[in-house]
C1' cells in the first nucleotide's frame, strides 16, 4: 500500500419566525381562553413471527387428540433467542453456514434418464455350449461374424444415488467368493472431557443406498381469550315501585323571588340493569446511566445517580438563514518523470428507512450517508 473478516457506534447542529400535544403550589379572565414554564419517537417506534407481564373466563387429577421445540452445557421471567463447546459442510485465512434426535420399530417415496432404484439389474461388453455360414488349410485344426440358450457386474453407458477402494488369489470369464492393507459400520475395554464428543486398542460379520420441513417413534414443552383485555361513575328512551295531579288544576314559560297573566294532563322521587358519553387501567419498569466485582462469555451481584411521550381521530411539523457532511463539474496550489496522491477555492445538486398507542425480551425485515476498534491474507520497505 491493496483486498477481505467480525464488532461497536452516529442518523447533522446552532438561531429566527409560525404551528401542535401532556404536565405545571405560575400570571391575567366569571368562563371559554390566553401569556409564561417543562417534557415531547426509533434503532429499527415497522412487520405482528415467537416468549412472557398484566386482566377476564375455565380449571379436583389423569388420559387421548392437537400444536411446538430437537447437538451437548449454560444464561434468562420466558422462548423457535443468546453466549460457549461439539459435530458436519465451506474459505489460503481472519471467519462463516447448518430446519444438527431416530430410517436394524413399522408404514410409504426416490421424478426424468437408464437394461435394473431395494432382499435390483444384463442395453454394450466378456466368457461357455449348441446350431447352421464363410475363410485358410492335404488332415489334426485354426481365425471371423451370425442366431439361439445360459454364465457375469471386472469394464462402457444413464442418473442426484447403482450393493466399499488398492494390489493379488482365483476362475471359461468374472465376482468379499478368499486373501492382505486401508476407508467405513457395529459390539467390547482403556484413558480424558460435566456433557455432546475425542484419541487409541481389539473383536466382528465383510459393506448395510437416501427422503422423517413424508406419515410414524422418542424425550420435553404448551388451558382459552387479548388493553376493542378489564373495572368504576353514567345522561337519554324505555321498564317497575310510590307518591301527588286532572278546572278545589301538579308542573311550565314571562333572567332570582312574590302578585299577576299565558300554556296546561301529566309531574315528582326512588330501583335494577345499562346505551351515548366520562374515567381508571396508562406507564416507575424482568427500567436507563456510571463504577467495582464473580464469569471465556451470553449473563449476575452490589454501589451511586437519573424521571425519560401517554394521544383518543389521534401532538412531536414547516419554512429561513449559517456551519459542518456527501456527490458531480470547473479550475488553482504543493509532491512525483508519470500513472496519481494531498490542501483550499467556485457552481449545481443530495440528506435514507421509517414513525409511538398496554408494557417489556427477542427474531426479522427497510436503512442517504459517515465514524471507531479487533483481526486475516498477499506484496514491498526498513
Nucleotide at each position: 500500500a491493496g483486498a477481505g473478516u467480525c464488532g461497536g457506534c452516529c442518523a447533522g447542529g446552532c438561531g429566527g419566525u409560525c404551528g401542535c400535544g401532556g404536565c405545571c403550589c405560575c400570571g391575567g379572565g366569571c368562563a371559554a381562553c390566553c401569556g409564561g414554564g417543562u417534557c415531547g419517537a426509533g434503532g429499527a417506534a415497522c412487520g405482528u413471527c415467537c416468549g412472557g407481564a398484566c386482566u377476564c373466563c375455565a380449571c379436583c387429577g389423569g388420559g387421548c387428540a392437537c400444536g411446538g421445540u430437537g447437538g451437548u452445557g449454560g444464561c434468562u421471567a420466558a422462548c423457535a433467542g443468546c453466549c460457549a463447546c461439539c459435530c458436519g459442510g465451506g474459505g489460503u485465512g481472519a471467519c462463516c453456514c447448518g430446519c444438527g434426535g431416530g430410517a436394524c420399530a413399522g408404514u410409504g417415496c426416490c421424478a426424468c434418464a437408464g437394461a435394473g432404484a431395494g432382499c435390483a439389474g444384463a442395453c454394450c461388453g466378456c466368457c461357455g455350449c449348441a446350431u447352421g455360414c464363410g475363410g485358410c488349410a492335404u488332415c489334426c485344426g485354426c481365425c471371423g461374424g451370425a442366431u439361439g440358450c445360459g454364465g457375469u457386474c471386472a469394464g462402457g453407458g444413464u442418473g442426484a444415488a447403482a450393493g466399499g477402494g488398492u494390489g493379488g488369489u482365483g476362475u471359461a470369464a468374472g465376482a468379499g467368493a478368499c486373501c492382505a492393507c486401508c476407508a467405513g459400520c457395529g459390539g467390547c475395554c482403556u484413558g480424558g472431557g460435566u456433557g455432546a464428543c475425542c484419541a487409541g486398542g481389539u473383536c466382528g460379520g465383510c459393506u448395510c443406498g437416501g427422503c422423517a420441513a413424508a406419515c410414524c417413534c422418542c424425550a420435553c414443552c404448551g388451558g382459552g381469550a387479548g388493553c376493542a383485555a378489564g373495572u368504576c361513575c353514567g345522561a337519554g328512551c324505555a321498564g317497575c315501585g310510590u307518591g301527588c295531579g286532572g278546572u278545589u288544576g301538579a308542573g311550565g314559560g314571562c333572567g332570582g323571588c312574590c302578585c299577576g297573566u299565558c300554556c296546561g294532563a301529566g309531574c315528582a322521587c326512588g330501583c335494577g340493569g345499562g346505551u351515548a358519553g366520562g374515567a381508571c387501567g396508562c406507564u416507575c419498569g424482568a427500567g436507563c446511566c456510571c463504577g467495582c466485582c464473580g464469569g471465556c462469555a451470553a449473563c449476575g451481584g452490589c454501589g451511586g445517580g437519573c424521571c425519560u411521550a401517554g394521544a383518543u381521530g389521534g401532538a412531536u411539523g414547516a419554512u429561513c438563514g449559517c456551519c459542518a457532511c456527501c456527490c458531480g463539474g470547473c479550475g488553482c496550489g504543493c509532491g512525483g518523470c508519470g500513472a496519481c496522491g494531498u490542501g483550499g477555492g467556485c457552481c449545481g445538486g443530495g440528506g435514507a428507512c421509517a414513525g409511538a398507542a398496554u408494557c417489556c425480551g427477542g427474531c426479522g425485515u427497510a436503512u442517504c450517508g459517515g465514524c471507531c476498534g479487533a483481526c486475516u491474507c498477499u506484496u514491498c520497505u526498513c
Molecule: Bacterial RNase P class A
Organism: Nostocoides sp.